Formats: sequence, C1' cells, structure tokens
RNA sequence: AGGCGAGUAGCUCAACUGGUAGAGUGGCGGUCUCCAAAACCGUAGGUUGCAGGUUCGAUUCCUGUCUCGCCUG
Repeated sequence: AGGCGAGUAGCUCAACUGGUAGAGUGGCGGUCUCCAAAACCGUAGGUUGCAGGUUCGAUUCCUGUCUCGCCUG
C1' cells in the first nucleotide's frame, strides 16, 4: 500500500429480502426470607463507530473516514 472481517444498552451478542431496535447478563424496585443468596415479577437504560448519499422509510443498500483483528506484498 492492497484485500477481508468486526464496531448495536454497562458487558456478551442478535435483528433473514429495507418497514416499531431486541435477548442474556448486569443496574434499580418488588414478591419470597429472621437476614441474605437463589427463584419469580416489574422497570429504566440506544447519536446502531463517525460524516454524507439513495429511499416514503436505512442497523440493513452506496460513498468517504476512524478504531481493532486477520491475510497478501
């Protein structure tokens, strides 16, 4: 220098062919318990790395760019 992959909730990861952004875990509250833990119920939490473009509508398609990993030279 070139190629490929990843970047989404605090963390680990989903979201098929563009159509309301979700799960587990963690946080908070509750039930239970003598008190905890476990279990169960509820609840909050998002600039989908960043900037543009296409579209009625973008996590998804296109362009540029940043970070990390792998490969080629």
Notes
The RNA shown here (transfer RNA) has 73 nucleotides and comes from a Candidatus Margulisiibacteriota bacterium. Rfam family: tRNA. Rfam classes the family as a transfer RNA. It was read from a public genome assembly.